[in-house]
Context: one part of a larger RNA
Molecule: small-subunit ribosomal RNA, central domain
Organism: metagenome
RNA sequence: CUGGGCGUAAAGCGCGCGUAGGCGGUCGGAUAAGUUGGAUGUGAAAGCCCCGGGCUUAACCUGGGAAUUGCAUUCAAAACUGUCCGACUAGAGUUCGGUAGAGGGGAGUGGAAUUCCACAUGUAGCGGUGAAAUGCGUAGAUAUGUGGAGGAACACCAGUGGCGAAGGCGGCUCCCUGGACUGAAACUGACGCUGAGGUGCGAAAGCGUGGGUAGCAAACAGGAUUAGAUACCCUGGUAGUCCACGCCGUAAACGAUGAGGACUAGAUGUUGGGGCGGUUAAACUCCUUAGUGUCGAAGCUAACGUAUUAAGUCCUCCGCCUGGGGAGUACGGCCGCAAGGUUAAAACUC
Numbered sequence: 001c002u003g004g005g006c007g008u009a010a011a012g013c014g015c016g017c018g019u020a021g022g023c024g025g026u027c028g029g030a031u032a033a034g035u036u037g038g039a040u041g042u043g044a045a046a047g048c049c050c051c052g053g054g055c056u057u058a059a060c061c062u063g064g065g066a067a068u069u070g071c072a073u074u075c076a077a078a079a080c081u082g083u084c085c086g087a088c089u090a091g092a093g094u095u096c097g098g099u100a101g102a103g104g105g106g107a108g109u110g111g112a113a114u115u116c117c118a119c120a121u122g123u124a125g126c127g128g129u130g131a132a133a134u135g136c137g138u139a140g141a142u143a144u145g146u147g148g149a150g151g152a153a154c155a156c157c158a159g160u161g162g163c164g165a166a167g168g169c170g171g172c173u174c175c176c177u178g179g180a181c182u183g184a185a186a187c188u189g190a191c192g193c194u195g196a197g198g199u200g201c202g203a204a205a206g207c208g209u210g211g212g213u214a215g216c217a218a219a220c221a222g223g224a225u226u227a228g229a230u231a232c233c234c235u236g237g238u239a240g241u242c243c244a245c246g247c248c249g250u251a252a253a254c255g256a257u258g259a260g261g262a263c264u265a266g267a268u269g270u271u272g273g274g275g276c277g278g279u280u281a282a283a284c285u286c287c288u289u290a291g292u293g294u295c296g297a298a299g300c301u302a303a304c305g306u307a308u309u310a311a312g313u314c315c316u317c318c319g320c321c322u323g324g325g326g327a328g329u330a331c332g333g334c335c336g337c338a339a340g341g342u343u344a345a346a347a348c349u350c
Base pairs, nucleotide, nucleotide: 003322004321005320006319007304008303012318014201015200016199017198021194022193023192025088026087027086028085029084030083031082033081034080035077036076037075038074039073040072041071042070049065050064051063052062053061054060091191092188093187094186095185096183097182098181099180103177104176105175106174107173108172109171110154115149116148117147118146119145120144121143125136126135162169163168206247207246208245209244210243211242215241216240220236221235222234223233258317259316260315261314262313263312266295267294268293269292270291271290272289273288274287275286277284299306300305323350324349325348332343333342334341335340
């Protein structure tokens, strides 16, 4: 470079925003850059190819043609792409009225429970296990009651329920704030899609500074188990888990399925809207729309499976793969306080 691919065989960047670039709705007019056709010039000769000729033949030599897929100039065509002009509303967006929601940030606040402290009742055990022991307890534990302190998490509601781009989000109230859905008109008039670089967000663990620490708990100590037991079990227990600010930038960051658009049988559950009917109001039926599940036709698939939330049929753009090991390693670059991250080989070997 070309081809074939990317749910599970190698392969979708963790997720947004967005630059360049690529791609881009309907109608009309213009243009003629791309595009198509013709003409002219050029595209040296030799060689290759075709048809002849000459050496007895061949190699070889020689005549003619073709080819030279190209370039330039010029004439013409105007469907498509491009460019310019004008118009449109089906894409996209704006305004207005509603709706649902653990979407985000901040402040305040509530109850249950664990632990600790004080007091009271009360006495010899408690705790723990397969069984034990370490441990706690006559300096009065465990249990029970009252009061208090403090931290963390929010039972029931709770639901293949909801919201968010992803990570993720769950007591209650208030303040600030993003998005979605929906209804009817009006408005803008292609303003769109994707997105190399770039930039932002990004669980847990970890790091820095300061605070906080109830429970849990790497490390660590002890008790058991065992041939041993640097484990599994038990008693303790420090970082950490929590908060503020700043780093880290990785995960089975998963639907192991990139984003956007169009089209292609149905059945059934559920969430949020809208509508006809029905009802006093509901329930309910049907239609429609945006999600979220299950089953399933055609098709696809190596099979499993998937199937309007496609892995079907197509279009646009990006990312990625190219036998296993070596290796997501070495070296170098960039980033980081560090841990390390990212980019990313080769020898050798099967």